[in-house]
RNA sequence: GUAAGACAAGAGCAAACCCAUCGCAAGGUGGGGACGCAAAGCUACAGGGGCUUUUAAGCCAGCCAGCUGCCGCA
Numbered sequence: 001g002u003a004a005g006a007c008a009a010g011a012g013c014a015a016a017c018c019c020a021u022c023g024c025a026a027g028g029u030g031g032g033g034a035c036g037c038a039a040a041g042c043u044a045c046a047g048g049g050g051c052u053u054u055u056a057a058g059c060c061a062g063c064c065a066g067c068u069g070c071c072g073c074a
Stems, first nucleotide, its partner, number of pairs: 001073002005071001012037002017032006035062001041067003047064002049060004
């Protein structure tokens, strides 16, 4: 520096579902659990998109996007 993630190694995260708990809900948090993930790390009025609802707010980053980044590779 990284378009391409084949090979190797050591780590990491954790869908559905179940239990507890918070919330009107979407959904959040903790525990169990692994379908998967090379960004499944971070970012939610002030990019797009979706969802909820008391229509005024809220939620989703495991939809795209933005920012940063391990190993490998160069």
c-di-GMP-I riboswitch aptamer, 74 nucleotides, folded computationally.
The prediction has a mean pLDDT of 79.
The sequence was found by an Rfam model in a public genome assembly.